[in-house]
The RNA shown here (c-di-GMP-I riboswitch aptamer) has 74 nucleotides and comes from uncultured Sphingobium sp.
Lineage of the source: Bacteria > Pseudomonadota > Alphaproteobacteria > Sphingomonadales > Sphingobium.
RNA sequence: GAAUAUGGCAAACCGGCGGCAACGUCGGGACGCAAAGCCUCCGGCCUUGGCAGCAAGGUAGCGGGGUUGCCGAA
Numbered sequence: 001g002a003a004u005a006u007g008g009c010a011a012a013c014c015g016g017c018g019g020c021a022a023c024g025u026c027g028g029g030a031c032g033c034a035a036a037g038c039c040u041c042c043g044g045c046c047u048u049g050g051c052a053g054c055a056a057g058g059u060a061g062c063g064g065g066g067u068u069g070c071c072g073a074a
Base pairs, nucleotide, nucleotide: 001071008033009032013028014027015026016025017024018023031061037067038066039065041064042063043062044059045058046057047056048055049054
């Protein structure tokens, strides 16, 4: 992040399995993605419990931050 190369990932939805749930995972499937690789440190959102403060989880495809990395012009 202009123009490309080799490739990669995979939303919704459907099926199997796990979880109280959010959701995860495997297979099918592609809406998209230059970090849609990895990490919950900060904020947001979601779930469960609680009157509440809050606690335990989820989301990295909500944003910031950290970290590694492909191509590559000026």
Its mean pLDDT, the model's own confidence on a scale to 100, is 86.